[in-house]
RNA sequence: GCGCCGUUAGCUCAGCUGGAUAGAGUGUCUGGCUACGGACCAGAAGGUCAGGGGUUCGAAUCCCUUACGGCGUG
Numbered sequence: 001g002c003g004c005c006g007u008u009a010g011c012u013c014a015g016c017u018g019g020a021u022a023g024a025g026u027g028u029c030u031g032g033c034u035a036c037g038g039a040c041c042a043g044a045a046g047g048u049c050a051g052g053g054g055u056u057c058g059a060a061u062c063c064c065u066u067a068c069g070g071c072g073u074g
Stems, first nucleotide, its partner, number of pairs: 001073007010026004019057001028044005050066005
């Protein structure tokens, strides 16, 4: 340089063929329970879906581009 893959919550990751308000686990916070709590139960907060542009009635999802990471190759 070229090819392929990845980037979604603090962390690890789902998200189907473009469609309803973007989710789970874990962590954090609050409350409960308890002799006690780092265990258990309930609830809450937390997201420019890597950045930009385009297509579309509608984009995390499709197209282009940039950045970062990984693998392969000369």
The RNA shown here (transfer RNA) has 74 nucleotides and comes from an Oscillospiraceae bacterium. Its mean pLDDT, the model's own confidence on a scale to 100, is 80. The source organism's lineage runs through Bacteria, Bacillota, Clostridia, Eubacteriales and Oscillospiraceae. Rfam family: tRNA. By type it is a transfer RNA.